[in-house]
């Protein structure tokens, strides 16, 4: 000068699993009944959001395990997967989130 790998971060793809039940009337909207001259106030119903509880169900943020693997001072020891668990996190569409993959950028550091 400068690769591969590592380190951040930026854009593009990215799967999987109940539109479950039940409450809470806490939020926005629609109707509906009372009461009132009027403002407006009160019961309840419905739809989405939110929350909680229940039962199932998924695995690829994170965690945890260790038999797969890989190392070593070798019958112990250590690291440690996309495997396994499901603590967390998720389960119509859409939105976020997603291992991991591409590409380019930046940083150090080196093989040649």
């Nucleotide at each position: 000068u400068c690769a591969c790998a590592c380190c951040g971060g930026g854009c593009g793809g990215a799967a999987g699993a109940g539109a479950g039940c039940g409450g809470c009337a806490a939020u926005g909207g629609g109707g509906g009944g009372c009461a009132g001259c009027a403002a407006u106030g009160c019961c309840g119903u419905u739809c989405g959001u939110g929350c909680c509880g229940c039962c199932g169900c998924c695995g690829a943020a994170g965690g945890c395990g260790c038999a797969a693997c890989c190392g070593g001072c070798c019958c112990c020891c250590g690291g440690a997967a996309a495997c396994g668990c499901u603590c967390a996190g998720g389960c119509a569409c859409c939105c976020a989130g997603g291992a991991c993959c591409g590409c380019g950028c930046g940083g150090a550091u080196u093989c040649a």
This is a predicted structure of a 112-nucleotide RNA (Glycine riboswitch aptamer) from an Acetobacteraceae bacterium. The model forms 90% of the base pairs in the Rfam consensus.